[in-house]
Context: one part of a larger RNA
RNA sequence: UUGGGCGUAAAGAGCAUGUAGGCGGAUCAAUAAGUCAGGUGUGAAAUCUCGAAGCUCAACUUCGAAACUGCGCCUGAAACUGUCGAUCUAGAAUUCUAGAGGGGGAAGGGGAAUUUCUCAUGUAGGGGUAAAAUCCGUAGAGAUGAGAAGGAACAUCAGAGGCGAAGGCGCCUUCCUGGAUAGAUAUUGACGCUGAGAUGCGAAAGCGUGGGGAGCAAACAGGAUUAGAUACCCUGGUAGUCCACGCCGUAAACGAUGAGCACUAGUUGUGGCAGGAUUAACCCUUGCCGUGACAAAGCUAACGCAUUAAGUGCUCCGCCUGGGGAGUACGGUCGCAAGACUAAAACUC
Numbered sequence: 001u002u003g004g005g006c007g008u009a010a011a012g013a014g015c016a017u018g019u020a021g022g023c024g025g026a027u028c029a030a031u032a033a034g035u036c037a038g039g040u041g042u043g044a045a046a047u048c049u050c051g052a053a054g055c056u057c058a059a060c061u062u063c064g065a066a067a068c069u070g071c072g073c074c075u076g077a078a079a080c081u082g083u084c085g086a087u088c089u090a091g092a093a094u095u096c097u098a099g100a101g102g103g104g105g106a107a108g109g110g111g112a113a114u115u116u117c118u119c120a121u122g123u124a125g126g127g128g129u130a131a132a133a134u135c136c137g138u139a140g141a142g143a144u145g146a147g148a149a150g151g152a153a154c155a156u157c158a159g160a161g162g163c164g165a166a167g168g169c170g171c172c173u174u175c176c177u178g179g180a181u182a183g184a185u186a187u188u189g190a191c192g193c194u195g196a197g198a199u200g201c202g203a204a205a206g207c208g209u210g211g212g213g214a215g216c217a218a219a220c221a222g223g224a225u226u227a228g229a230u231a232c233c234c235u236g237g238u239a240g241u242c243c244a245c246g247c248c249g250u251a252a253a254c255g256a257u258g259a260g261c262a263c264u265a266g267u268u269g270u271g272g273c274a275g276g277a278u279u280a281a282c283c284c285u286u287g288c289c290g291u292g293a294c295a296a297a298g299c300u301a302a303c304g305c306a307u308u309a310a311g312u313g314c315u316c317c318g319c320c321u322g323g324g325g326a327g328u329a330c331g332g333u334c335g336c337a338a339g340a341c342u343a344a345a346a347c348u349c
Base pairs, nucleotide, nucleotide: 003321004320005319006318007303008302012317014201015200016199017198021194022193023192025088026087027086028085030083031082033081034080035077036076037075038074039073040072041071042070049065050064051063052062053061054060091191092188093187094186095184096183097182098181103177104176105175106174107173108172109171110154115149116148117147118146119145120144121143125136126135162169163168206247207246208245209244210243211242215241216240220236221235222234223233258316259315260314261313262312263311266294267293268292269291270290271289272288273287274286275285276284298305299304322349323348324347331342332341333340334339
């Protein structure tokens, strides 16, 4: 627990789909459940409030009135909500055309670079650092040239740029596939919004089984540094990073800002599309969708936000309620485990 809030003070669930529920466009007619009005019955007494009275006063007691904000029934009203019926097109969806895109999945292909190996040339160093050393090298290294293997990542283009619900997505080609946008006519006729539970997706790390392993690199080893150095620096190096399938379900999962709708000055860039103007690309101009920078009113404790709102309103969900103890214990659910989710109290300030 009335309320007040949630960008940074505590507080928006990581994201979506969607069940129940809540809320819901315009017109007409009916109904009368909610709603409203009148009447009537009931609402015990005591208590409470008011006016009197009795104990010397008061507390207390007695009498009277009012009240008991409620419920039942009858009659009526019909604006709003509901229900039922009919109609509509502004919400929503469908159809057609067009273009944009690192949206997703699968298969195939490419070049640069690193590493290793082979061969050739060639000789004493190379590497590394602040300086060194460990390390590699006369069993021929490093360098240069040719070739081979293998794995991972895709320079330039690249942009305050694009796409996606979020996580995220960037070499090329093909196949399969999702969404959004613009324009146009036609169709359906409120089919919508939100969404407790639920379900699905969900970076990195981690786990299981089987592959793969170039580079990088927790752990680990050695060399340095140092008073020490379980570090920072160096030389190595295993899990892992990669693939397939299955789990995990968490992040400063951030715009630290839930979703939807409507309204409220402007200026300037940029991506996509359409219309006008133009002989025409460009330029100019109008509109829609996205993405940035500034700024008015307004808001804000301030910082700042400002048509992509943190402004003005409505609908629905989630969450907060002093710090520590503690996102912990216990219990439960899930998980192979790691652990995740749910979630206190004593005590203390």
A computed fold for a 349-nucleotide part of an RNA from a metagenome, annotated as small-subunit ribosomal RNA, central domain.
The full RNA is in RNAcentral, with records from SILVA.
Its Rfam family is "Bacterial small subunit ribosomal RNA". Its family is annotated with structural constituent of ribosome and ribosome in the Gene Ontology.
The coordinates come from a structure-prediction model, not an experiment, and the mean pLDDT is 87.